The RNA shown here (c-di-GMP-I-GGC riboswitch aptamer) has 87 nucleotides and comes from a Chloroflexota bacterium. Lineage of the source: Bacteria > Bacillati > Chloroflexota.
This record gives sequence, C1' cells and structure tokens, in this order.
RNA sequence: GGUGAAAAGGGCAAACCCACCGAAAGGUGGGGGCGCAAAGCCACAGGUCUAAGGUUUAUUUGAACUAUGACGGCUGGGUUGCCGCCG
Repeated sequence: GGUGAAAAGGGCAAACCCACCGAAAGGUGGGGGCGCAAAGCCACAGGUCUAAGGUUUAUUUGAACUAUGACGGCUGGGUUGCCGCCG
C1' cells in the first nucleotide's frame, strides 16, 4: 500500500417491547438481536423523513409550500483505527 475467505480477542446493535424527552420525524436509557470490518467520528455534496413556526390558499379548522428540525444502519466525501492475509 492492497484486501476481508477463514480465524482469535473483542466491539456495535435492526425489528419489536418498556420508560423518559420531542409538535412530529426522531432521540436517550433498559431489554432484545436482524445484521455490520468502520454499523467509530464529521450533516461537506446528493438523497430521504418530519412541518412546530412561517407563507399562501380558503373555510370548518382543512390543503399546499417551506428546515432553522432529523436520519451516518441510503450513497458519496473527509478523518481516525483493531485483527488476519497478500505485496
């Protein structure tokens, strides 16, 4: 520098359930374990989700748009790193 077939020591933790926070998306903790070689870290680019507030509309409280809110377990990028194998 390349690589992740098998292995060792470990690590993380989807769905679902409970509690709490939040308008929601979602988050945190506990249980759980589908998976993961960066499923460590960073919202930089794209993407996705939500719409409290705001704007427009019009009307029985509805509809549309909007991120300043989220998602890193959607893709790319940046950065750090364990073990094995190959050079």